[in-house]
Context: one part of a larger RNA
């Protein structure tokens, strides 16, 4: 100078408290540990690994394993030689791959030969998701959207270093303000960006529909209109700008006003100086080190889906604020041409025929559900819940045995709100309820968006649990 203390001060955070709902008990999905396997590829491991990489493992992807082939090679460059290129059709095999066959002479050209490709041969070389993330760029992720971290130039100090940065308020803030051996200044805060919430002004189609015709069984369906809504480009608007009160005549703070909104208006992006030899050679790149007829390279089947069991994430529930049945209303983000797929038929349904319409504010996806109106069940392992099994299906796809999703019929398991002990959340937020995208042929209870509906509580920092910040005191610690 720092680190640490079951050392004191101040001060913050869903840190406690106050509350709501969850996990932990049931069943399934997932992902890990473990066992097991010929193989169950590999990484990640307290916060900060376990619905992580994986925005999608039936082939492929795949790296594993087994078996069957290749050896300048599935890819690159260089040399030499034949052949256009390319194609058709049989055969053997589980392919990879071996044989065999048909059509076919193309382009430039100074006529020597040149580009392109395809095949043989030798050799420099290719190749490795082998290893070392403690050798390494990159990118990440924590501490943490915490207020700190530093510098020149000057004082002090013999040096290490101090000082500014500390003290007195005040902020969300090393944010201001006052003081002051310091004066300044940069990285960081906070603005500038995106959105959101008011208002105007332009545009007025594909969106709209108030007045004024026209028509429908109904519908902006038509004429016509740009008033409204929306779109979607520019403005305006919020600065503690007014007022009162406290304050130190400061910064501020505490009530009002006017306002669509008020003291950072809500939310995103934005992560200083560093820490964890953090994490990643398996995105990429890249030293050394190793393999080189195998630790490259094809293929075909199987594994990654295995199961006595223990973990961590969520889905569904144990029902009456319910569940079933009919009936009625209201969304927003999105995608669509290898796409989305209407009307209409067919089938109880997954679907199937069908074929308009759309490259999209025009058509489709698309009925939002929850809610409301009404019937039934009466507390029961039940009209609760739905595993899990058997039958018959439907659809992607070369192919659903291993191993895919749905749909109908029957079967109806455990669960009657979960022990210690843990999580999230403070406002349009929890909880609920539906709905859209990537990936993706097919395949979410995951991810990542949208809206609907829509609470309760917070007295408080005294005690107390975790993480932090500044200051100051011990210390045999660096």
């Nucleotide at each position: 100078u720092g680190a640490c203390g079951g050392g004191g001060g101040c001060c913050c955070g869903c840190a406690c408290a106050a509350g709501c709902g969850g996990u932990g008990g049931a069943g399934c999905a997932u992902g890990u540990g473990g066992u097991u396997u010929a193989a169950u590829u590999c990484g990640a491991a307290g916060c900060a690994a376990c619905g992580c990489g994986a925005a999608g493992a039936a082939c492929c992807u795949u790296a594993c394993c087994u078996g069957g082939c290749c050896u300048u090679g599935a890819c690159a460059u260089g040399c030499u030689g034949a052949g256009a290129a390319c194609u058709u059709u049989c055969c053997a095999g589980a392919g990879a791959u071996g044989g065999a066959u048909u059509g076919g002479u193309g382009c430039c050209u100074u006529c020597g030969g040149g580009a392109g490709c395809u095949c043989a041969g030798a050799c420099a070389c290719a190749g490795g998701u082998g290893c070392u993330g403690c050798a390494u760029g990159g990118c990440u992720g924590u501490c943490g959207u915490c207020a700190g971290c530093u510098c020149g130039u000057g004082u002090c100090g013999u040096g290490a270093g101090a000082u500014g940065u500390u003290g007195g308020g005040u902020u969300a803030a090393g944010u201001c303000c006052c003081g002051u051996a310091a004066c300044g200044a940069g990285c960081g805060c906070a603005a500038c960006c995106c959105u959101u919430g008011u208002c105007c002004u332009u545009a007025u189609u594909u969106a709209c529909c108030a007045g004024c015709a026209c028509g429908u069984a109904a519908u902006g369906g038509u004429g016509g209109g740009c008033a409204c809504u929306c779109u979607a480009a520019g403005g305006a608007g919020a600065c503690u700008g007014c007022c009162g009160g406290u304050g130190a005549c400061a910064a501020a703070c505490c009530g009002g006003a006017g306002g669509a909104a008020g003291g950072u208006g809500g939310g995103g992006a934005u992560g200083a100086c560093g820490u964890c030899a953090a994490g990643u050679c398996a995105u990429c790149a890249u030293g050394g080190c190793c393999c080189u007829u195998a630790c490259g390279g094809c293929c075909a089947g199987g594994g990654c889906u295995a199961c006595a069991c223990a973990c961590g994430u969520g889905c569904u529930a144990c029902a009456a604020u319910g569940g079933u049945u009919g009936g009625u209303a209201c969304a927003a983000c999105g995608g669509g041409c290898u796409g989305c797929c209407a009307a209409g038929u067919c089938g109880c349904g997954a679907g199937a025929c069908g074929g308009a319409g759309c490259u999209a504010a025009u058509c489709c996806c698309a009925u939002a559900a929850a809610a409301c109106c009404a019937a039934u069940c009466g507390u029961a392992g039940u009209c609760c819940g739905g595993a899990u099994c058997g039958c018959a299906g439907u659809c992607u796809g070369c192919a659903a045995c291993u191993c895919g999703a749905c749909u109908g019929c029957g079967u109806g398991a455990a669960g009657u709100c979960g022990g210690a002990a843990u999580c999230g959340c403070u406002a349009g937020u929890a909880a609920u309820c539906g709905u859209g995208g990537a990936u993706c042929a097919g395949a979410a209870u995951g991810c990542c968006g949208c809206g609907g509906u829509g609470a309760a509580u917070a007295c408080g920092u005294u005690c107390c649990c975790c993480g932090g910040g500044c200051c100051u005191u011990g210390u045999a610690c660096a």
Record summary
Predicted 3D model of a 478-nucleotide part of an RNA (small-subunit ribosomal RNA, 3' major domain) from Denitrificimonas caeni. Lineage of the source: Bacteria > Pseudomonadati > Gammaproteobacteria > Pseudomonadaceae > Denitrificimonas.